[in-house]
The prediction has a mean pLDDT of 78. Predicted 3D model of RNase P RNA and transfer RNA as a complex of 441 nucleotides. Rfam match: Bacterial RNase P class A. It is annotated as a ribozyme.
RNA sequence: CAAGUUGACCGGGCGAUCGCGGAGCGACAAUGUUUAGCUCUGAGGAAAGUCCGCGCUCCACAGAGCACGGUGCUGGCUAACGGCCAGGCGGAGCGAUCCGACGGAAUAGCGCCACAGAGAAGCAUAUUGCCGGCCCGGACCACCGGGCCGGCGAGGGUGAAACGGCGGUGUAAGAGACCACCGGCGUCCCUGGCGACAGGGGCGGCCAGGCAAACCCCACCGGGAGCAAGGUCAAGCAGGCGCGAUGGAGUGGCUCGCUCGGCGCCGGGUAGACUGCGCGAGGCGGCAGGUAACUGCCGUCCCAGAUAGAUGAUCGCCGCUCUCGUAUCGAGAGAACAGAACGCGGCUUACAGGCCGGCUUGGAUG
RNA sequence: CGGGGCGUGGCGCAGUUUGGCUAGCGCGCUACAAUGGGGUUGUAGAGGCCCUGGGUUCAAGUCCCAGCGCCCCGA
Numbered sequence: 001c002a003a004g005u006u007g008a009c010c011g012g013g014c015g016a017u018c019g020c021g022g023a024g025c026g027a028c029a030a031u032g033u034u035u036a037g038c039u040c041u042g043a044g045g046a047a048a049g050u051c052c053g054c055g056c057u058c059c060a061c062a063g064a065g066c067a068c069g070g071u072g073c074u075g076g077c078u079a080a081c082g083g084c085c086a087g088g089c090g091g092a093g094c095g096a097u098c099c100g101a102c103g104g105a106a107u108a109g110c111g112c113c114a115c116a117g118a119g120a121a122g123c124a125u126a127u128u129g130c131c132g133g134c135c136c137g138g139a140c141c142a143c144c145g146g147g148c149c150g151g152c153g154a155g156g157g158u159g160a161a162a163c164g165g166c167g168g169u170g171u172a173a174g175a176g177a178c179c180a181c182c183g184g185c186g187u188c189c190c191u192g193g194c195g196a197c198a199g200g201g202g203c204g205g206c207c208a209g210g211c212a213a214a215c216c217c218c219a220c221c222g223g224g225a226g227c228a229a230g231g232u233c234a235a236g237c238a239g240g241c242g243c244g245a246u247g248g249a250g251u252g253g254c255u256c257g258c259u260c261g262g263c264g265c266c267g268g269g270u271a272g273a274c275u276g277c278g279c280g281a282g283g284c285g286g287c288a289g290g291u292a293a294c295u296g297c298c299g300u301c302c303c304a305g306a307u308a309g310a311u312g313a314u315c316g317c318c319g320c321u322c323u324c325g326u327a328u329c330g331a332g333a334g335a336a337c338a339g340a341a342c343g344c345g346g347c348u349u350a351c352a353g354g355c356c357g358g359c360u361u362g363g364a365u366g
Numbered sequence: 367c368g369g370g371g372c373g374u375g376g377c378g379c380a381g382u383u384u385g386g387c388u389a390g391c392g393c394g395c396u397a398c399a400a401u402g403g404g405g406u407u408g409u410a411g412a413g414g415c416c417c418u419g420g421g422u423u424c425a426a427g428u429c430c431c432a433g434c435g436c437c438c439c440g441a
Base pairs, nucleotide, nucleotide: 001362002361003360004359005358006357007356009354010353012318013317014316015315016314017313018312020042021041022040023039024038025037044337048348049347051346052345053344054343055342056226057225058224059223063256064255065254066253068222069221070220071219072218073087074086075085076084077083088102089100090099091098092097103217104216109215111211112210113209128155129152130151131150132149133148134147135146136145137144138143164182165181167179168178169177183207185204186203187202188201189200190199191198192197230275231274232273233272239266240265241264242263243262248260249259250258282301283300284299285298286297287296288295289294320334321333322332323331324330325329367440368439369438370437371436372435373434376393377392378391379390386424395411396410397409398408399407400406417433418432419431420430421429
């Protein structure tokens, strides 16, 4: 320098005027509120999708069993998680690095493996082939062709997958039939590691296919509902009918348990205010522990709260991109994804442009 | 806020239940024939990346994950 890989960040800046939401102060009128005015403050990295997990609130301070749902290598972090960190194993890559729903040797069970092929999981397969015997024909010793019977799983072929690989012994031809080596499986032991697992040794039988991301089994987790939760106040109205204690509601899957004390249908009224609700698993900086995720301590800061929903418009200067031109300047145009609604931790998805760092490979130069 | 369903030729639908052989059906469309012409009938045919992307598998419309669009229900 080029190509690649990975981590973190920004996502226009400053100022002026007008307007809107919130908090505080607040002259006059007045002691209730409103208004003029002043000060401070007012969207994001994803506020989004609502895919997970929590806090909070109510129903038993949330109970038992079944069903159902979720997660799925190991250890840790955390309030918790399907998140994150570190490691193991497998795969891709020269490498940095990246990817993995990665429990079950599918010998617990129900199962599936289309088409092709001789045979598809069953100690499976014979129509292409190899070999032996008998018969027939050509030939008349060798040899060739056909038929029948038998043996075979090497070779060819089909397929995603053909029941270990290679070499030898053996045989009529062959074959884990037998032997050496290698791969793989099970089991026992030793060493290292908290563990997943790794390395080594002994024994065994000759080899045990794939699919659980359809059901299933195992381990672990999950009670239900959600801020329209829940609480307080105000305003307003009209009751009627039916059922009713081995029943009903909370409990929106069932049974038990617990609590409550009517329940259902039709009809009538209201749809207002306050609270929950802005100090929090909070931001920033430093120190310490830890490989890290993260945690502890100290200092400092206060940082949106609308309710049909404020966060906008105009202008000036600068920065960025594009186009044109008298071209280190001037003019014009443009600026992504998107916007709080109880809050928080994650994941996922969208995103114009910009900036910084680590590492790998290749080349050049010193 | 909570829950459910759908997306397959131009239109309306099957197929998704334990994945398989060429994805079918009706209407519509095109050509031809029968008719003097039309309707109608018959024969033949065209038209599908099964909403999008990724994964599992030998193999995906079907199973899993993420996204997009539409519809419905409850508070």